[in-house]
Small-subunit ribosomal RNA, 5' domain from an uncultured bacterium, 523 nucleotides, folded computationally. The coordinates come from a structure-prediction model, not an experiment, and the mean pLDDT is 84. Its Rfam family is "Bacterial small subunit ribosomal RNA". RNAcentral holds the full RNA, with entries from Greengenes.
Context: one part of a larger RNA
C1' cells in the first nucleotide's frame, strides 16, 4: 500500500450495478411459500336460465353451477441453513462381465372376457373438540381373477461367438410363472394404456492420488481381518448371519483429542506462496431433539406419518394441537445487517388435450454512502490587491486572494410543463395456406407488474448540493494565544514541569474528496 457481508465517529446531491444477522441450528404471533385435472370416476348445494305438471303453497325434469369424496400426475423439484462431518464427504481421473431410472425420444408387438369391493351420498350413534363408529345402497383409467401369447423372468438340456478370475453376448428346444383402460369427438383422429429392446437426462456403488492442527495423544482392533455357505438389497460388499482360521491397522502416524461442510473462486503477492470460502455455480449434510419405516421411480421425506423426549398453545380435564435454517415480521442475543410491499408482464417449475390454474422460485419496488464505476456542486474576465480575521521588525507591511464585490456565460442537475411505449415484430386463441402431422407463413385478436418509469424536449434561474482527517520525525503541511509533568496526546519513537510547530483553540497549509478518519481482520 491493498482488501472486507463489516462495525462505530463526523458529514452527506444525484441516478446506475452488485450486496445486505458474520452473533442465539435462539424462541416464534399472523399472513402467505404446492398444487392441479370434470376429457379417469361417482354426485352436485344455494342460486340462475328452459320446459311441465299445479290445490298457487310448491313439485318434477334438464342445462350451468360452489366445496367435499374415490383415481391420476406432482408434492424426492424449486426455497433455506451450514448443526454435524477429517469422511470416497469434496476435488479429480478411472471402473460396474456387481446396477436401478418416473416424465421424455425412437423401435417392435398388444389391449379379448369377467368378477367382487369400497368413499362420497343416506340412516343410526359417540365425542368440548381433534376425530370417529355401526348399517345401507354405488362408480372409475381405483383394486382382483381368467385367457391369448410377444418378448421378458426361473430352471433344465444344446450349437455359436468373446473376455478381464468369478463369466459376457447370441442362438434351439421342453416346463413353469407374469401384462393391459379408457376418455374426448358425428367421424377422420386425438390423448392415454401395457410388455420389450434401445436412447437421452438422473442417480447408486467401488477405485487411485489429493485435501486441517496436536506425539505435552503410541499403539489400535472382537463383526475386529480373511475364507466357505446363507440371508438381504436394484446393486456389489461382514452390510447382516452360522461355522472355520488368526488375523488387521500402525512413527510413510494407527488411535485419541481439538478444529472446520468441500470445490470452482476469492483477497494479496513479481511469483512461489499465505489468507479465506459471504453473494453467484457444482456437490455434500441437516429441517425442534433423537430414533424408525410406510408410500412411490426416486425420500427413510423443511411447509407427510409413526414412537420417545423437551417446549409452547387449547381443553368440558377425558383428551388434544404445533414446529419459519421458506418469502416478510415480532421478542432475545449483539458493535451490527432491510419491507409484515407488487405482479405472474417476462424466464422456469408442477397440474391440464387445451382454455386456464397454482408458484414470497422469479421478475419488480421499498429501506441502508454497506461496496463499485460514473455524473454534478458552475465556467469566463475581475487588484483601488477592497472590508473582516491572522502574523511581523507595527505611521508600515505580509498572507487569506481572483478568493469575494462586479460584468459577461452555460443549465449536467434541481423545479414545472409537454412528449415518450424498449424489454412482447414473443407468446395465446380464432381463421386461413403450405408441407415433413407438428411445424412454418398470413390475417385477426388480446396479453406490460416495474409505469405514464427510463428516455427525449422546452421553460426557469448559479439558481438546489462540501466535507473529513492530518501539519515533532517516520510523513506531505507552522505559526500565534492559553496551559504549565496539570489538563491532556500517542501507531512507534516519545510530547507536557512558563516562550510546547507533539496538550487545548484560532490563522494558514498539507491530503482525500460524496466522502474522510478510528477500530477488527487477512496478505
Nucleotide at each position: 500500500g491493498g482488501a472486507u457481508g463489516a462495525a462505530c465517529g463526523c458529514u452527506a446531491g444525484c441516478g446506475g450495478c452488485a450486496g445486505g444477522c458474520c452473533u442465539a441450528a435462539u424462541a416464534c404471533a399472523u399472513g402467505c411459500a404446492a398444487g392441479u385435472c370434470g376429457g379417469a370416476c361417482g354426485g352436485u348445494a344455494a342460486g340462475c336460465g328452459c320446459c311441465c305438471c299445479u290445490u298457487c303453497g310448491g313439485g318434477g325434469g334438464u342445462g350451468c353451477g360452489a366445496g367435499a369424496g374415490u383415481g391420476g400426475c406432482g408434492c424426492a423439484c424449486g426455497g433455506g441453513u451450514g448443526c454435524g462431518u477429517a469422511a470416497c464427504g469434496c476435488g479429480u481421473a478411472u471402473g460396474c462381465a456387481a446396477c436401478c431410472a418416473g416424465c421424455c425420444c425412437c423401435g417392435u408387438c398388444c389391449a379379448g372376457g369377467c368378477g367382487g369391493a369400497u368413499a362420497g351420498c343416506c340412516g343410526g350413534u359417540g365425542g368440548a373438540a381433534a376425530c370417529g363408529c355401526c348399517g345401507g345402497a354405488u362408480a372409475a383409467u381405483a383394486c382382483g381373477c381368467c385367457a391369448c401369447g410377444g418378448u421378458c423372468c426361473c430352471g433344465g438340456a444344446g450349437g455359436g461367438g468373446g473376455g478381464c478370475a468369478u463369466c459376457c453376448c447370441u442362438u434351439u428346444c421342453c416346463g413353469g410363472g407374469u401384462g393391459a383402460a379408457g376418455c374426448g369427438g358425428a367421424g377422420a383422429c386425438g390423448c392415454g394404456g401395457g410388455a420389450c429392446g434401445g436412447g437421452a437426462c438422473g442417480g447408486g456403488c467401488a477405485u487411485g492420488c489429493g485435501u486441517g492442527c496436536c506425539a505435552u495423544u503410541a499403539g489400535c482392533u472382537g463383526g475386529u481381518u480373511g475364507g466357505c455357505g446363507g440371508g438381504g438389497c436394484g446393486a456389489c460388499g461382514g452390510c447382516c448371519c452360522a461355522c472355520c482360521a488368526a488375523g488387521g491397522c500402525g512413527a510413510c502416524g494407527a488411535u485419541g483429542g481439538c478444529u472446520a461442510g468441500g470445490g470452482g473462486a476469492u483477497c494479496u503477492g513479481a511469483g512461489a506462496g499465505g489468507a479465506c470460502g459471504g453473494u453467484c455455480c457444482c456437490c455434500c449434510a441437516c429441517a425442534c431433539u433423537g430414533g424408525a419405516a410406510c408410500u412411490g421411480a426416486g425420500a427413510c421425506a423443511c411447509g407427510g406419518u409413526c414412537c420417545a423426549a423437551a417446549c409452547u398453545c387449547c381443553u368440558a380435564c377425558g383428551g388434544g394441537a404445533g414446529g419459519c435454517a421458506g418469502c416478510a415480521g415480532u421478542g432475545a442475543g449483539g458493535a451490527a445487517u432491510a419491507u409484515u410491499g407488487g405482479u405472474c408482464a417476462a424466464u422456469g417449475g408442477c397440474c391440464g388435450c387445451g382454455a386456464g390454474g397454482c408458484u414470497g422460485a422469479a421478475c419488480c419496488a421499498g429501506c441502508c454512502a454497506a461496496g463499485u464505476a460514473g455524473c454534478g456542486u458552475g465556467c469566463a474576465g475581475g487588484a483601488u490587491g477592497a472590508c473582516g480575521g491572522c502574523c511581523c521588525u507595527a505611521u508600515g507591511g505580509g498572507u487569506u486572494g481572483u478568493a469575494a464585490a462586479c460584468u459577461g456565460c452555460u443549465u449536467u442537475u434541481a423545479u414545472g410543463c409537454g412528449g415518450g411505449g424498449a424489454u412482447a415484430a414473443a407468446g395465446u386463441g380464432c381463421g386461413g395456406c403450405a408441407c415433413g402431422u407438428g411445424u412454418g407463413c398470413c390475417g385477426u385478436u388480446u396479453u406490460g407488474c416495474a409505469g405514464g418509469u427510463a428516455c427525449c424536449g422546452c421553460a426557469u434561474g448559479a439558481a438546489u448540493a462540501a466535507g473529513g482527517a492530518c501539519c515533532g520525525g517516520c510523513u506531505a503541511a507552522u505559526u500565534c494565544c492559553g496551559u504549565g509533568c496539570c489538563a491532556g496526546c500517542a501507531g512507534c519513537c516519545g510530547c507536557g514541569g512558563u516562550a510546547a510547530u507533539a496538550c487545548g483553540g484560532a490563522a494558514g497549509g498539507u491530503c482525500c474528496g460524496g466522502g474522510c478518519g478510528u477500530u477488527a481482520u487477512c496478505c